[in-house]
Context: one part of a larger RNA
RNA sequence: UAUGCUUGUCUCAAAGAUUAAGCCAUGCAUGUCCAAGUAUGAACAAUUUCAUACGGUGAAACUGCGAAAGGCUCAUUACAACAGUUAUCGUUUAUUUGACGGUACCACCUACUCGGAUAACCGUAGGAAUUCUAGAGCUAAUACGUGCGAGCACACCCGACUUUGGGAGGGUGGUCUUUAUUAGAUACAAAACCGAUCUGUCCUUGUGGGCAGUGCGGAUGAUUCAUAGUAACGGUUCGGAUCGCGUGCCGCGAGGCGGCGACAGGUCAUUCAGAUUUCUGCCCUAUCAACUUUCGAUGGUAGGAUCGGGGCCUACCAUGGUGUCAACGGGUGACGGGGAAUGAGGGUUCGAUUCCGGAGAGGGAGCCUGAGAGACGGCUACCACAUCCAAGGAAGGCAGCAGGCGCGCAAAUUACCCAAUCCUGACUCAGGGAGGUAGUGACAAGAAAUACCGGUGCGCGGCUCUUCGAGUUGCGCUUCGGAAUGAGCACAGUUUAAAUCCCUUAGCGAGGAUCCAUUGGAGGGCAAGUCUGGUGCCAGCAGCCGCGGUAAUUCCAGCUCCAAUAGCGUAUAUU
Numbered sequence: 001u002a003u004g005c006u007u008g009u010c011u012c013a014a015a016g017a018u019u020a021a022g023c024c025a026u027g028c029a030u031g032u033c034c035a036a037g038u039a040u041g042a043a044c045a046a047u048u049u050c051a052u053a054c055g056g057u058g059a060a061a062c063u064g065c066g067a068a069a070g071g072c073u074c075a076u077u078a079c080a081a082c083a084g085u086u087a088u089c090g091u092u093u094a095u096u097u098g099a100c101g102g103u104a105c106c107a108c109c110u111a112c113u114c115g116g117a118u119a120a121c122c123g124u125a126g127g128a129a130u131u132c133u134a135g136a137g138c139u140a141a142u143a144c145g146u147g148c149g150a151g152c153a154c155a156c157c158c159g160a161c162u163u164u165g166g167g168a169g170g171g172u173g174g175u176c177u178u179u180a181u182u183a184g185a186u187a188c189a190a191a192a193c194c195g196a197u198c199u200g201u202c203c204u205u206g207u208g209g210g211c212a213g214u215g216c217g218g219a220u221g222a223u224u225c226a227u228a229g230u231a232a233c234g235g236u237u238c239g240g241a242u243c244g245c246g247u248g249c250c251g252c253g254a255g256g257c258g259g260c261g262a263c264a265g266g267u268c269a270u271u272c273a274g275a276u277u278u279c280u281g282c283c284c285u286a287u288c289a290a291c292u293u294u295c296g297a298u299g300g301u302a303g304g305a306u307c308g309g310g311g312c313c314u315a316c317c318a319u320g321g322u323g324u325c326a327a328c329g330g331g332u333g334a335c336g337g338g339g340a341a342u343g344a345g346g347g348u349u350c351g352a353u354u355c356c357g358g359a360g361a362g363g364g365a366g367c368c369u370g371a372g373a374g375a376c377g378g379c380u381a382c383c384a385c386a387u388c389c390a391a392g393g394a395a396g397g398c399a400g401c402a403g404g405c406g407c408g409c410a411a412a413u414u415a416c417c418c419a420a421u422c423c424u425g426a427c428u429c430a431g432g433g434a435g436g437u438a439g440u441g442a443c444a445a446g447a448a449a450u451a452c453c454g455g456u457g458c459g460c461g462g463c464u465c466u467u468c469g470a471g472u473u474g475c476g477c478u479u480c481g482g483a484a485u486g487a488g489c490a491c492a493g494u495u496u497a498a499a500u501c502c503c504u505u506a507g508c509g510a511g512g513a514u515c516c517a518u519u520g521g522a523g524g525g526c527a528a529g530u531c532u533g534g535u536g537c538c539a540g541c542a543g544c545c546g547c548g549g550u551a552a553u554u555c556c557a558g559c560u561c562c563a564a565u566a567g568c569g570u571a572u573a574u575u
Base pairs, nucleotide, nucleotide: 001571002570003569004568005567009447010446011445015440016407022405023404024403026402027401028400031065032064037062038061043057044056063426072360073359074358082281083280084279087276088275091274092273097269098268099267100266110241114145115144121137124134125133126132154173155172156171157170158169161166174238176234178232179231180230181229182228183227198213199212200211201210202209203208218225240263242262243261244260245259248257249256250255283331284330285329290322291321292320297319298318299317300316301315302314303313304312335357336356337355339350340349341348342347362383363382365380366379367378385396387394388393413438415437416436417435421434422432423431424430452482453481454480455479457477458476459475460474461473462472463471464470465469486515488508489507490505492504493503518564519563520562521561522560523545524544529559531558532557533556534555540547541546
């Protein structure tokens, strides 16, 4: 684990893994709206402070987000996955949280706000049929797309002309992308003087003279790092034409200034993660000894691809790489681990299964969308199954929860609920077969009813004392009496989302207390019969030894006894 017999109470609780990762009818399991994207539903509600865009509720639909989480299963898989331990100076990251961001036009002027569509809706249709669609007519945006304004300085480049001292004038400079390049130093203390440049200051008409100063350089064990500069590059990323609430201030004007949020959006960090990666570690097998390699095997150079390193791929070279310390191959009733059973120590066996990691959705393959998938309750083919059909076509994937068939030794309800725990969403509100709650349930596990007390009589003990005996303390049987209690019923309360159960509790509820405990055994091992009847090497028992042939301690029964006890036996696996 399965099964046989038996079964009163309470708690707890596994459960179609093993065989078929076999096949599935039906239903459900993923949807989502706040003051705050879009409402003229020809829906509802109604009026109540006012509304000449609207103003309450709001189906539908567009838009946004989620659907890559969760749940299930263990088929594959043997340095693969996984575990512990490293690395990313070799990378991506929606969301969360925190920071930062005046440079946009210039050929064409709306900036108090630009453009064109489309759904829902209305109507016309096709088809046997589907979560199928077409044509006509409207109308929105935080959908799709365009596109202004916003300080001073400074720097750099080109440069007509030029007395070589300069210099009219013109251009560029936010952020992001790609490429190139520069800085990002330091091995060493102090002072004085000379000259030049630059900065500041004083004197001076001035070509001039005097005085003072001449800087800074982050991080790491380590970088071509962070960061900054220059030059170009780009069919140019972002730099808010959005929404709600509140009304305050001002020269009271149809004006101006302004608050708190919501949503969006770029960069950097952060968080949630991911992807690769270092070292070590895995069962049986030699009736597997050589394996790999021009169809990448091992390395180099270059390129491509990728988010990124890399034979990951391609081109050109080299000829390497592994192996008795067991490579390569085969097997596995092999997902790995945390763990479980056993147990002196050492070990042996198990681990499908609730936590972590992986893989998969009938089998393979490919892909779209997206921050994230090689997704399957997404799509597209093929193969295998298989459904509806008017025969033209159409639809499918329970190893989600229930449920059915099949398979088998082998496994539950087509129940109730989002109240708890949490998750998702535009969200305090919706949804969730995640999850919880009941039902089935002798998988296991825990607690512990089936009786208790007393008197009398009889019998049998132990101890004390001085014998017959007495005292004291027990046991068994007969008979009589007493109290107690739940199992089961059940008002009510509690429990609970609502119930059930438990718990509390009125009222019922025990004498052969028929409210009746079983399963195995009684020769030995091994606790317990030399009792009775039956059978007669038969029927049968017996794990093993053995028993049975007419007195059976072993069979079939009765009685008695023994063991465990709401459980006990049997088979199998394992220690």
Small-subunit ribosomal RNA, 5' domain from Cyanidium caldarium, 575 nucleotides, folded computationally. Rfam family: Eukaryotic small subunit ribosomal RNA. Rfam links the family to the GO terms structural constituent of ribosome and ribosome. NCBI's taxonomy places the organism under Eukaryota, Rhodophyta, Bangiophyceae, Cyanidiales, Cyanidium.